[in-house]
RNA sequence: GUCCCCAUGGCCUAAUGGACAAGGCAUUGGACUUCUAAUCCAAAGAUUGUGGGUUCAAGUCCCACUGGGGAUG
Numbered sequence: 001g002u003c004c005c006c007a008u009g010g011c012c013u014a015a016u017g018g019a020c021a022a023g024g025c026a027u028u029g030g031a032c033u034u035c036u037a038a039u040c041c042a043a044a045g046a047u048u049g050u051g052g053g054u055u056c057a058a059g060u061c062c063c064a065c066u067g068g069g070g071a072u073g
Base pairs, nucleotide, nucleotide: 001072002071003070004069005068006067007066010025011024012023013022018056027043028042029041030040031039049065050064051063052062053061
């Protein structure tokens, strides 16, 4: 240089082009407990990497870029 894959809450992982982007862990509050852990209940937390395009509608399809990983000379 060329080609391929990936990018979604703090972390991990879902979501057939169609309802308010779902779940687990973690965090915070509460219940329980003599206290802690465990368990149970609840809450907060996402401009879906960036910018465009297609579409009535995009996390999903197309293009460019950025970052990470891999293959090749």